[in-house]
RNA sequence: CUACGAUAAAAGCAAAUCUGGUGAAAGUCAGAGACGCAAAGUUAGAGGGCCUGUAAAAUGGCAGCCAGCUACCGAA
Repeated sequence: CUACGAUAAAAGCAAAUCUGGUGAAAGUCAGAGACGCAAAGUUAGAGGGCCUGUAAAAUGGCAGCCAGCUACCGAA
């Protein structure tokens, strides 16, 4: 340096659900809460995919599905 990822150390994120706001819905925002995450950091919804909606169609959404870039630690 690259790969890899412990029942290691330090730090971090936060599913379901509940309460309140918002929205036609899917969702989303705040607080509580932890199922999980070694990139669940970040970029991207005009790549694929998924959700809502519709007679059909996203110009509505989802990055905790795949992807690019970057990063802490160091047992085997």
The prediction has a mean pLDDT of 83. A computed fold for a 76-nucleotide RNA from Acetobacterium sp., annotated as c-di-GMP-I riboswitch aptamer. It matches the Rfam family "c-di-GMP-I riboswitch aptamer". About the family: GEMM was predicted in a large-scale screen for bacterial structured RNA regulatory elements. It was read from a public genome assembly, where an Rfam model found it. The source organism's lineage runs through Bacteria, Bacillota, Eubacteriales, Eubacteriaceae and Acetobacterium.